[in-house]
Molecule: transfer RNA
Organism: uncultured Clostridia bacterium
RNA sequence: GGAAGUUUAGCUCAGCGGGAGAGCACCUGCCUUACAAGCAGGGGGUCAUAGGUUCAAACCCUAUAACUUCCA
Repeated sequence: GGAAGUUUAGCUCAGCGGGAGAGCACCUGCCUUACAAGCAGGGGGUCAUAGGUUCAAACCCUAUAACUUCCA
């Protein structure tokens, strides 16, 4: 220098163009002498950034950024 991939909750990750989710973690309650485990409930999101397409975008297109891999 060229090519490909990834970017969604604190972490690991799902997500057919129309409802933003799971597990773990966190908080509250129950249980317990207490802790852990278990049970019930709850909070937490600029879907990397900026544009575009569309009635409607996490999802499609373009550019940018960060990271990873490959080629030279």